[in-house]
RNA sequence: UCCUCGGUAGCUCAGCGGUAGAGCGGUCGACUGUUAAUCGAUUGGUCGCAGGUUCGAAUCCCGCCCGAGGAGC
Numbered sequence: 001u002c003c004u005c006g007g008u009a010g011c012u013c014a015g016c017g018g019u020a021g022a023g024c025g026g027u028c029g030a031c032u033g034u035u036a037a038u039c040g041a042u043u044g045g046u047c048g049c050a051g052g053u054u055c056g057a058a059u060c061c062c063g064c065c066c067g068a069g070g071a072g073c
Base pairs, nucleotide, nucleotide: 001071002070003069004068005067006066007065010024011023012022013021018055025043026042027041028040029039030038048064049063051061052060
């Protein structure tokens, strides 16, 4: 320098044009002699950044940044 994959909630990841979800976690409560476990409620994100296309973009297109792997020198 080039190619491929990835960047979404505090963490691990879904979602691939129609106003973003799960599990874990946090908070409150129930239960218990207390803790843990369990159960209920609740809390959560301008989807890496900036443009474009579209009635509508996390999703498609262009550029850039970051991470992983590969190729070349």
This is a predicted structure of a 73-nucleotide RNA (transfer RNA) from cyanobiont of Ornithocercus magnificus. Rfam family: tRNA. Its family is annotated with triplet codon-amino acid adaptor activity in the Gene Ontology. Model confidence (mean pLDDT): 83 of 100. Lineage of the source: Bacteria > Bacillati > Cyanobacteriota > Cyanophyceae > Synechococcales.